A computed fold for a 102-nucleotide RNA from Heyndrickxia sporothermodurans, annotated as Purine riboswitch aptamer. The RNAcentral record of the sequence draws on Rfam and Ribocentre. Model confidence (mean pLDDT): 78 of 100. Rfam family: Purine riboswitch aptamer. Its Rfam clan is "Purine riboswitches". Gene Ontology term of the family: purine nucleobase biosynthetic process. The model forms 100% of the base pairs in the Rfam consensus.
[in-house]
RNA sequence: AGUAUAAUUAACAACAUGUCUUGUAUAUGGUUAGGAAUAGGGCCUAAUCGUUUCUACCAAGCUGCCGUAAAUAGCUUGACUACAAGAAGUUGUUGUUCUACU
Numbered sequence: 001a002g003u004a005u006a007a008u009u010a011a012c013a014a015c016a017u018g019u020c021u022u023g024u025a026u027a028u029g030g031u032u033a034g035g036a037a038u039a040g041g042g043c044c045u046a047a048u049c050g051u052u053u054c055u056a057c058c059a060a061g062c063u064g065c066c067g068u069a070a071a072u073a074g075c076u077u078g079a080c081u082a083c084a085a086g087a088a089g090u091u092g093u094u095g096u097u098c099u100a101c102u
Base pairs, nucleotide, nucleotide: 001102002101003100004099010097011096012095013094014093015092016091019087020086021085022084023083024082025081026056029049030048031047032046033045034044035043041066042065050057058078059077060076061075062074063073064072
C1' cells in the first nucleotide's frame, strides 16, 4: 500500500521446564571383608573398582549345583540417573504485536 474478513478470553519470540523416541555410559556388573541360611535353604551389611559422569547398582521368574558343608552358577524380563540429538508442543517467566493474507 492492496485484497479479504471479522469482533471478550488472541498470536509470535526467547529462556527454562515437562512428555516421547534415539544414541552414549554400565554389563542394573566385578572384587574384598564380616555376619546369616542349609536341598521347604542359597540371604544381609560395609568397603572398593567400573562411567570424559551425578546417581544407582536391585526386583521377579526359570534351570542347574551344593548330600549337610561353605560356597552358589547360568539364563529371561524390567528401569532409574547423567549428557547429547530429534519429534510433538506440557507448564512457567519475560518481551513484542494487537484481525488475517500478500